RNA sequence: GCUGCAGUAGCUCAGUGGCAGAGCGCGUCCUUGGUAAGGACGAGGUCGGGAGUUCAAUCCUCCCCUGCAGCA
Numbered sequence: 001g002c003u004g005c006a007g008u009a010g011c012u013c014a015g016u017g018g019c020a021g022a023g024c025g026c027g028u029c030c031u032u033g034g035u036a037a038g039g040a041c042g043a044g045g046u047c048g049g050g051a052g053u054u055c056a057a058u059c060c061u062c063c064c065c066u067g068c069a070g071c072a
Base pairs, nucleotide, nucleotide: 001071002070003069004068005067006066007065010024011023012022013021018055026042027041028040029039030038048064049063050062051061052060
């Protein structure tokens, strides 16, 4: 330099056009003599950045950034 894959909550990941979710973690409460375990509720996201297509984009197209792999 070229090609491919990935980027979504603090972490690990789902979601492939129509309200952004799960597990773990975090907060409050219940339960217990206390702790652990368990249960209920909740907070937390400009979906890597920009532009385009579309009535509508996390999702499709293009460019850029970062990481990984391969080729040279």
About this RNA: This is a predicted structure of a 72-nucleotide RNA (transfer RNA) from Roseovarius sp. The sequence was found in a public genome assembly. Its Rfam family is "tRNA". Taxonomically the source falls in Roseovarius (Bacteria, Pseudomonadota, Rhodobacterales, Roseobacteraceae).